[in-house]
RNA sequence: CGCUUAUCAAGAGUGACGGAGGGAACAGGCCCGUUGAUGUCCGGCAACCUGCUUUUUGUAAGGUGCUAAGUCCUGCGGUUAAACCGAAAGAUGAGUU
Numbered sequence: 001c002g003c004u005u006a007u008c009a010a011g012a013g014u015g016a017c018g019g020a021g022g023g024a025a026c027a028g029g030c031c032c033g034u035u036g037a038u039g040u041c042c043g044g045c046a047a048c049c050u051g052c053u054u055u056u057u058g059u060a061a062g063g064u065g066c067u068a069a070g071u072c073c074u075g076c077g078g079u080u081a082a083a084c085c086g087a088a089a090g091a092u093g094a095g096u097u
Base pairs, nucleotide, nucleotide: 002096003095004094005093006092007091008090013042015041016040017039021032022031023030026075027074028073029072043067044066045065048063049062050061051059052058071089076086077085078084079083
C1' cells in the first nucleotide's frame, strides 16, 4: 500500500507551551481563529484489542483511538424542494497477503 470486517447522532478543558492560519484531498458552501484557533504537552473521554475480574450493562493497568459543528454540509443513486435512506470516499480498531 492492498484485502476482510466492525463502528462512525453519544462522550471528553475557564490548564501549560506556542503564534497564524485551520476544519483529510478537489470543487462549492458553511464555520473555527490574535477574546489565541490548528499543533505539542498535560488533563479528560471512550471501551476496539490485551490484561484483570465477582463473567458482567464490570474494571480502566497496557496498546491504539478520540477530545467544535452528524465523518461540519453538499458532490453519486432513490422518493417532488426540505427531510430521510443507501452508495462512494474517508476515519478508527481488529485481522490478513